Description:
A computed fold for a 160-nucleotide RNA from a marine eukaryotic metagenome, annotated as Lysine riboswitch aptamer. The coordinates come from a structure-prediction model, not an experiment, and the mean pLDDT is 77. The RNAcentral record of the sequence draws on MGnify.

């Protein structure tokens, strides 16, 4: 520098969901307050049912696309910046960036979470295939060497 293959990420596109949800308008009713908890300030408002109009976002899914790559990525702890809410404290959720362990990679199965929602996304258990390296058997070759196959172990800070 390069390889492993249904290889990794990311963008763009097409579809479908999210959903007739949330919002807004109007009606009628109903509480004393109203937001994740607290304090507090504004201003009336919470909450319900009907009738109308009605998103989006994230996921997810299509491909003769594109763009970066091969610790590509991903998870999990810590750190760090910013946002979500009327402030402020806290707690939750995200995103960013540092840094420390884990996982060669792909697949089905199981079971746990994530999510409106799932043959999607993660984590755990084992199979299974497949690269790659040691170490053994056998083989072909030319004594070695080199290569074919087979088995059992290791791990990417690898291997060529």
């Nucleotide at each position: 520098a390069g390889a492993g293959g249904c290889g990794c990420g990311g963008g763009c596109c097409u579809c479908a969901u999210g959903a007739g949800u949330a919002g807004c308008c109007g009606g009628a009713a109903u509480c004393a307050g109203a937001a994740g908890g607290c304090a507090g300030a504004u201003u009336u408002g919470u909450u319900u049912c009907c009738g109308g109009u009605g998103a989006a976002a994230g996921g997810g899914u299509u491909g003769a696309c594109c763009c970066g790559c091969c610790g590509a990525a991903g998870u999990c702890g810590g750190u760090u910046c910013c946002c979500g809410u009327c402030u402020g404290c806290c707690a939750c959720g995200g995103u960013u960036c540092c840094c420390g362990a884990c996982u060669g990679g792909u697949u089905g199965u199981g079971u746990g979470g994530a999510u409106a929602a799932g043959g999607u996304c993660c984590g755990c258990a084992g199979a299974a295939c497949u690269g790659u390296c040691a170490c053994g058997a056998u083989c072909c070759u030319u004594u070695u060497u080199u290569g074919a196959c087979c088995g059992u172990g290791g791990a990417g800070c690898g291997c060529u």